[in-house]
RNA sequence: CGUGAGAAUCUGCCUAGAGGUUGGGGACAACCACUGGAAACGGUGGCUAAGACCCAAUGUGCAAGUUCUGUGAAAGAUUUAUCGCCUCUAGAUGAGCUCGCGUCUGAUUAGCUAGUUGGUGAGGUAAAGGCUCACCAAGGCUCCGAUCAGUAGCUGGUCUGAGAGGAUGACCAGCCACACUGGGACUGAGACACGGCCCAGACUCCUACGGGAGGCAGCAGUGGGGAAUUUUCCGCAAUGGGCGAAAGCCUGACGGAGCAAGACCGCGUGAGGGAGGAAGGCUCUUGGGUUGUAAACCUCUUUUCUCAGGGAAGAACUCCAUGACGGUACCUGAGGAAUCAGCCUCGGCUAACUCCGUGCCAGCAGCCGCGGUAAUACGGAGGAGGCAAGCGUUAUCCGGAAUUAUUGGGCGUAAAGCGUCCGUAGGUGGUCAUGUAAGUCGGUCGUCAAAGCCAGAGGCUCAACCUCUGUCCGGCGGUGGAAACUGCAAGACUAGAGAGAGGUAGGGGUAGAGGGAAUUCCCAGUGUAGCGGUGAAAUGCGUAGAGAUUGGGAAGAACAUCGGUGGCGAAAGCGCUCUACUGGACCUUUUCUGACACUGAUGGACGAAAGCUAGGGGAGCGAAUGGGAUUAGAUACCCCAGUAGUCCUAGCCGUAAACGAUGGAUACUAGAUGUUGUCUGUAUCGACCCAGACAGUGUCGUAGCUAACGCGUUAAGUAUCCCGCCUGGGGAGUACGCACGCAAGUGUGAAACUCAAAGGAAUUGACGGGGGCCCGCACAAGCGGUGGAGUAUGUGGUUUAAUUCGAUGCAACGCGAAGAACCUUACCAGGGCUUGACAUGUCGCGAAUCUUCGGGAAACCGGAGAGUGCCUUCGGGAACGCGAACACAGGUGGUGCAUGGCUGUCGUCAGCUCGUGUCGUGAGAUGUUGGGUUAAGUCCCGCAACGAGCGCAACCCUCGUCCUUAGUUGCCAUCAUUAAGUUGGGCACUCUGGGGAGACUGCCGGUGACAAACCGGAGGAAGGUGGGGAUGACGUCAAGUCAGCAUGCCCCUUACGUCCUGGGCGACACACGUACUACAAUGCGACGGACAAAGGGCAGCGAACCAGCGAUGGUCAGCUAAUCCCACAAACCGUGGCUCAGUUCAGAUCGCAGGCUGCAACUCGCCUGCGUGAAGGCGGAAUCGCUAGUAAUCGCCGGUCAGCAUACGGCGGUGAAUUCGUUCCCGGGCCUUGUACACACCGCCCGUCACACCAUGGGAGCUGGUUUAGCCCGAAGUCGUUACCCUAACCUGCAAGGGGGGGGGACGCCGAAGGCUGGGCUGGUGACUGGGGUGAAGUCGUAACAAGGUAGCCGUACCGGAAGGUGUGGCUGGAUCACCUCCUUU
Repeated sequence: CGUGAGAAUCUGCCUAGAGGUUGGGGACAACCACUGGAAACGGUGGCUAAGACCCAAUGUGCAAGUUCUGUGAAAGAUUUAUCGCCUCUAGAUGAGCUCGCGUCUGAUUAGCUAGUUGGUGAGGUAAAGGCUCACCAAGGCUCCGAUCAGUAGCUGGUCUGAGAGGAUGACCAGCCACACUGGGACUGAGACACGGCCCAGACUCCUACGGGAGGCAGCAGUGGGGAAUUUUCCGCAAUGGGCGAAAGCCUGACGGAGCAAGACCGCGUGAGGGAGGAAGGCUCUUGGGUUGUAAACCUCUUUUCUCAGGGAAGAACUCCAUGACGGUACCUGAGGAAUCAGCCUCGGCUAACUCCGUGCCAGCAGCCGCGGUAAUACGGAGGAGGCAAGCGUUAUCCGGAAUUAUUGGGCGUAAAGCGUCCGUAGGUGGUCAUGUAAGUCGGUCGUCAAAGCCAGAGGCUCAACCUCUGUCCGGCGGUGGAAACUGCAAGACUAGAGAGAGGUAGGGGUAGAGGGAAUUCCCAGUGUAGCGGUGAAAUGCGUAGAGAUUGGGAAGAACAUCGGUGGCGAAAGCGCUCUACUGGACCUUUUCUGACACUGAUGGACGAAAGCUAGGGGAGCGAAUGGGAUUAGAUACCCCAGUAGUCCUAGCCGUAAACGAUGGAUACUAGAUGUUGUCUGUAUCGACCCAGACAGUGUCGUAGCUAACGCGUUAAGUAUCCCGCCUGGGGAGUACGCACGCAAGUGUGAAACUCAAAGGAAUUGACGGGGGCCCGCACAAGCGGUGGAGUAUGUGGUUUAAUUCGAUGCAACGCGAAGAACCUUACCAGGGCUUGACAUGUCGCGAAUCUUCGGGAAACCGGAGAGUGCCUUCGGGAACGCGAACACAGGUGGUGCAUGGCUGUCGUCAGCUCGUGUCGUGAGAUGUUGGGUUAAGUCCCGCAACGAGCGCAACCCUCGUCCUUAGUUGCCAUCAUUAAGUUGGGCACUCUGGGGAGACUGCCGGUGACAAACCGGAGGAAGGUGGGGAUGACGUCAAGUCAGCAUGCCCCUUACGUCCUGGGCGACACACGUACUACAAUGCGACGGACAAAGGGCAGCGAACCAGCGAUGGUCAGCUAAUCCCACAAACCGUGGCUCAGUUCAGAUCGCAGGCUGCAACUCGCCUGCGUGAAGGCGGAAUCGCUAGUAAUCGCCGGUCAGCAUACGGCGGUGAAUUCGUUCCCGGGCCUUGUACACACCGCCCGUCACACCAUGGGAGCUGGUUUAGCCCGAAGUCGUUACCCUAACCUGCAAGGGGGGGGGACGCCGAAGGCUGGGCUGGUGACUGGGGUGAAGUCGUAACAAGGUAGCCGUACCGGAAGGUGUGGCUGGAUCACCUCCUUU
C1' cells in the first nucleotide's frame, strides 16, 4: 500500500435536538510627533474602537472521584425579522490508532535484538501502547528465511496471452510520501505546514561591509542535461472552491484556444469514357514487350477549397442582464478538377525482376548469408509489391518459446540420479465402522470507490469520443447446511511392517593360529664361458667362477588348480586352511504385536587407488632418477638398474568412467530357456530324474515405450509417493568469498566477454600403419632397356631487342608441330598504310587489263603510255579497278574459373541406376546382400522382392580353315611356245573381292547340390572370350584447349589492325625427359647368293642407256596404276679377312672439294667424296617395358613436304626365356568394422611460444559512496528547574506593597549539522602480474579422431619446452584374433 476486520479517540464549516446569550474592566494597532538604519526593518512618546483581550455571575450541562465537592461559557449587528455567539447531546463527513492475510531479488547475507520482549507504577497523547521514564524478570524474532545488501512509491488498472501467466504502474482515479538539504516546534478542528515561522548547511542575489533577501517537484517561460516533451495565450461564460448576509472579490483549479502526423477515428487528393495501344523512358532475340486507359482528349461531379449571405445549443440561477470558445459548428448560394502523395520493400523466410555501374572494393545484413568481371542480395534506373497522410528504422514489453513446463518438460547414450547407506524435520500413507466439520461442496448476507473491461441502449451526419443501464467470474469476512473424500478424535482388524519357532547357503566382517608352490638373497658342492636382453642391439652380470644344477638356510608379499555372466555384501569391496566373536539374507510355519510404514532437506556413518603424518617392514614390482637403445629430436614407447610407494599398526584425506553412465519404495502387465539356495509333490530302499512354489542371478523375446540405439516382470512399460539433479557451447568446475583439511586439495560456486552452434543416435560415402575374399606385368620368376658416353629432340633455367604462345605428378617434356632458311609467324628492330590485307551497303569516275620511267631494302610513293570488252526496253545495268564519306571491317588481345564442341584420366575397371512393392518417423535400405561360379552385377541357387535401363558379352572390321561365285592387270597343273606366264590356252591351284559354312561347353568322363560352372578327353583349321582392332556406363579431376573451330562479356581502333625488309623461334655455364648410335668377335668389313608384306605416284613416280668414285646430271620409255615406276628388302646363307686392341670397334668434331632443292642455304637445309678420328671397354642410387608370333632383333613403306626424319604412323622377316606363388610394394573391385573425416587422411585436430585487440582475477596503494560504534562540540526548540528582571485588567490592601497570572533571562535533559577515532559493505583507479577470449595465410612439435601408428579415458601422484609421459587402481564410451560359457534356428 491492497483487502477484510477491530476499539481506546478527535472532528471547523453542515444537519437535527436541548438550553443560554447577564454585568463590568483595561489596553493596543491604524493615526500623530520625534527618532535609528544603505536597506530589510525598526525604536520612543501620545490618542482611540470592536464580534480583539480580561474579570465576575449563572449552570440545561461537562469531568473525575463515594450521596457531596470540583471545574467553568457567551458578542453582537441591523431593515425587528433574521443572521450571529456560547454550552451540551446526536448524526454525517473527515482524520488518528490496532490486528489477520497478501506484497521484488540475493544464503557467496545465518544468526539478529538492551527499550530489546514482558510485567508493575508513573508521565504523556484526542486516543490504546516501551510512546517515554523508574524498578523487576530474561525474554522476543529466525531456514515457512530473521538480520543484512540491492532494487522499488502501492493500487484500481494498462499491454500481451487461448488461458494460466508474464511485463508494467504514462494519462484518469484512490492512498502514501515529499516541497533547496537536515532538524524543530508554533498557530489551529485539522500541519510539524509547497507559495508560514525558527535554527544549521550548500547555493544565488543586494549591500554604504555594519547587515539583509530567496526557494517554480504551481501555470506559462529561461538555461542546462538529453534520443526526446508545447504558448511568458483568452476567460471566470460554464463546473467547482474560499470569504461574505449580499452585491461582489479571489481562483494558471477549471473552461477554452495555440503548438507537435504524438495517438485514435473519419474524409479527400476526383468520377465515367478513351488504342493511332501516341510521344518519352526501360528492355530487346530488332519481331516485339512494358510503363498503359495510364496520359492527351470528351463528358460529369464539387466532398474538400475560395468568396458571399444566414447562424446556434452550451444560460442554470424569480425578473433583468450575462458566451472566453466564436461569427466557431452548422445551413444556403456562386466559382472551378480546380488547392492536396508519400514512404518502404522486391535472394529465402515474405507479396514483388530486369538492365547498367562496381569487382571480397564500395557497400548490404533481422537470421541464413550476398560482393573476388555476366550480383533478381551493394549503388542507380525502369518496372513491380505493400502500406498510405503517412511510411521505414531504433529502443522496450508480452507472444510465438511446452525455451523454468501449475495448466504443460525432462535426467541409460543429447544438460541432468548425490559413491553408498542410516536417519531428523517435512511430505505421503493399508482395511472396517462412529463422531467432528479444519480442508472440500453448494445456498445466502456484507464488501471489493468511481473510471476502465464486457453486454445492451442513446447523443455528436458516421466513427473515434461521450452519456445511461446491467451482469458474471473471482478475493476477503459473516451466517446457516451437506458429510462421499482428505484431516482430526477415540475404537476395531491383519493382507504392509516387525517379532517368535524350525531349517539352509555363503571369498559378509574382525581377530588369532597354521600351510605349501614360486621369487629373490645367503652358505656349501658339481661345473665352465658365457649369461641376460631385443625388431636388432647395447648398458648390465660373469674367470675374484656368473648362468645352469644339487643340498641347506633366511625374508617378504600373494594365495595356482577348484573358479563358473557362480556366491556374499549398502556401496567401496571380499578367494589357501583352521578356530573364536559377530552382521545380514533366504526357506518353512492358521504362533505373537497390530500400521509400528515409505521417502528423506539439514545432519551422521562407511567409502577403490593415489596421497599425507608417526612407527615398523621391504622379497617381487616400481612413479621419480641414472644408464643403454630408437629417433631429425625422444624429457616417451623397448632394455638394464632403481628411490618413494606397494605391505603392517594408529590417524588423516573423501575423491574415480565410485558405471547398469539407469535414486528409493509399492502394485500391476505374454512367455521361452539356463543357473544358485530352500521347500513341496511324484518316484524310489535311498539318491538321481520329472513337476511345482518362493528368493536371487543371466540370455532371448510379446505388448508397450524410445529421437534412434535399444529396454522389455531385475523395465528405459503402466501408475502412486518422496528425495536429488538439468535448462545452448566456451569462459569454468575457473575467480572471489566461506567451510573443511597438516598439505595436496575437496565442497559450495559466479560474472564480464565470446560463438551460432556444441551435442546424441542413426544414414550414405570416403578413409584406416582394421579384418575377410578377389583381380591386374602389381610383386615374384625371366628377357631387354633407361640412369654413365656422343649426337638428335623436347623442357626447365639463364641470356636476349626478340629468343611468340600453350602443355607441368601419374594423365607436361620426339607434346600442339603430319616437318620454323623467306613464307609459315603469332615475337623483335626499322620503314610504310588508315574504310584498311578481307566482307556488305551508298555516291562518283573509269571497262578490265597491259607496257613503261624515277626514288626506295621492299612495302610503298610519284609519273607516262597502250587499251575501249559484255547485256540493254538506250534511261541504264553486271563483273572488275580507282577515289570519297560513313555504317563498319580487323585483332593468334584477356578470360578454358562465363561457354559449345572435342580430348585426356581413373578404366575396357565391373560397375552405375530406375519403376512398382516392402521395411524405416526420416536420411535411406531392400533389389545390387548371402552360397557357389565367372574375364565380367557372367550365370545358377537361395532370399520381400518382382522387373527394367546404361554398362559386360554378342552383333562390326581384320587374321586363321573350308565351300561357292567371278577370272584381269592376277595364277600356270595339264597341252603348245618363249630368254622370260613371254604368248596361245585354261581358271584346277595361288591370289584378289563378293557370298556362305564353321565353335555352341554341342559330345564323353569326373567334381559340384540334381544347378551354374570347373577339370580332363574326343573330334576339329581353330576349344572354352580362337588372336588383334574398333567400341569407353553413371561420374571424378572448376583436368586440357578462347592458338584448330565456334562463341558470351571485356579491351584496342592513324593501332593490340595491316603491309614490307632484316632478325628471332636454332642463343648456352647448366639440369631433366624421350630417342638414335655405340662400346664390339652371337661382332665388323669385303665379295657372292635367297626370301616379304603393306603402301605411294602426273607441277608425280621415273625404267633403260650415257657421264661421274659418288651425291647427281643428261637423253628418254612406261604408268592416272593387281599392267609401269619407287624397289636391290635387311637380318639370313656361303667364302675368305680381322684376333681382343680404344682396334679393320665406335663414329662425334673439324678441314677441303662437290651435288640437289629453292628468288635466296651466312645466321639456319639435306646429300656425296677425300681427309680428320673425340667420348665411349656395358654404366651409382634409382627406375621402365614385356606372358607368344609376345619380348628382343632386322629392314621396308607412308603422311607432312620445293628441300629437310634418329620423330610419328603402318608393314612384314627372324624369333625366345619365365610365371613357385599372392607374404610384401602399387592400383582396383566386393563384403564387413571403427571414425571427432564430408573440400572427405594431401582430412581433422591439441598445447606452449611470438604479435595485435578485448573483457576479467590478484596487487603495494590512491580515491569516492554508503553504513555502523564510541567520544567531543552543541543551534533552534519542546519539556523541566530556578525565582534574577519586567509586568495594565483579577484578588487583597487606606497606601506602599503583596498574591495570582503573563513575558524575558539563566540552568538541565534530549538534540541537527559539524569534528575525532575505529570497523563493515560497495565502486573507480593502480606499477606489476595470472590465466581467459578473439584474430585468411607466424614458430615448435603431433597429443586425440582408424588398433591414430604405445587403445583411449577417469581419479591421483611425480616428471617434462609444449601438446604430454610414467606409476597405481578403475571403466569400455577399445579395434583385431583365439578360447570358454550361454542363447536362438534347422
Description: This is a predicted structure of a 1386-nucleotide RNA (small-subunit ribosomal RNA) from Phormidium sp. NgrPH08. The source organism's lineage runs through Bacteria, Cyanobacteriota, Cyanophyceae, Oscillatoriaceae and Phormidium. Model confidence (mean pLDDT): 83 of 100. The RNAcentral record of the sequence draws on ENA and SILVA.